This is a predicted structure of a 77-nucleotide RNA (transfer RNA) from a Candidatus Latescibacterota bacterium. NCBI's taxonomy places the organism under Bacteria, Pseudomonadati, Candidatus Latescibacterota. The coordinates come from a structure-prediction model, not an experiment, and the mean pLDDT is 80. Rfam family: tRNA. Rfam classes the family as a transfer RNA. The RNAcentral record of the sequence draws on ENA.
[in-house]
RNA sequence: GGGCGAUUAGCUCAGUUGGUUAGAGCGCCGGUCUCACAUACCGGAGGUCCGCAGUUCAAAUCUGCGAUUGCCCACCA
Numbered sequence: 001g002g003g004c005g006a007u008u009a010g011c012u013c014a015g016u017u018g019g020u021u022a023g024a025g026c027g028c029c030g031g032u033c034u035c036a037c038a039u040a041c042c043g044g045a046g047g048u049c050c051g052c053a054g055u056u057c058a059a060a061u062c063u064g065c066g067a068u069u070g071c072c073c074a075c076c077a
Base pairs, nucleotide, nucleotide: 001073002072003071004070005069006068007067010026011025012024013023019057028044029043030042031041032040050066051065052064053063054062
């Protein structure tokens, strides 16, 4: 330099053909239970979906540019 992928909650990830209010597990907080802890059960908090622009009535989803990161190829040495 060329090609392909990833970025969504603290962590690991889902999210279908653009359309109901953005979700799950783990973790965290509270409650029940227990002498206490754990387990189990119930409830809750936590997100401007990597950034900026564009298209659209409507964007996590489509387009462009950029950022970070992974893999493959090529080049230099």